[in-house]
Transfer RNA from Candidatus Diapherotrites archaeon CG10_big_fil_rev_8_21_14_0_10_31_34, 73 nucleotides, folded computationally. Its Rfam family is "tRNA". Rfam classes the family as a transfer RNA. The sequence is in RNAcentral, with records from ENA.
Order: sequence, then structure tokens, then C1' cells
RNA sequence: GGGGCCGUAGUCUAGUUUGGUAGGAUUCAGCGUUCGGGACGCUGCGGCUUGAGUUCAAAUCUCAACGGCCCCA
Repeated sequence: GGGGCCGUAGUCUAGUUUGGUAGGAUUCAGCGUUCGGGACGCUGCGGCUUGAGUUCAAAUCUCAACGGCCCCA
């Protein structure tokens, strides 16, 4: 320098194919339970790497940038 795959919550992950309310687990906080704790139950907080475009509507499609991994040179 060229090519391929990937980027979703503090962590892990589904959803992308076929555009239509972002879901689950865990962590954390509160409450219940307990003499107290753990475990368990309930509730809550928290997310689509960035920018632009297409569209009534984008995590999803297009382009560029950034980052990670791999291959070629």
C1' cells in the first nucleotide's frame, strides 16, 4: 500500500438477511424476604463507534472517517 471480517449498556450478547416501539443476561441502586448476610423475588438506572446521504421512517441500506482482528504485498 491492497483486501476481508467486526464495532449495540460497566461486561457479554440477540436483533441486520426481509428498514417500522432496541430485547435478554450480568453488574450497580432501591424495595421485599432474613436477627443479620447470602440466595431468591420485584422495581429502576444505563446502549446502537463518529459524520454525511437515501427514506415518511435507519442498529439495519449507501459513502467516508476512526478503532480492533486476520490475510496479501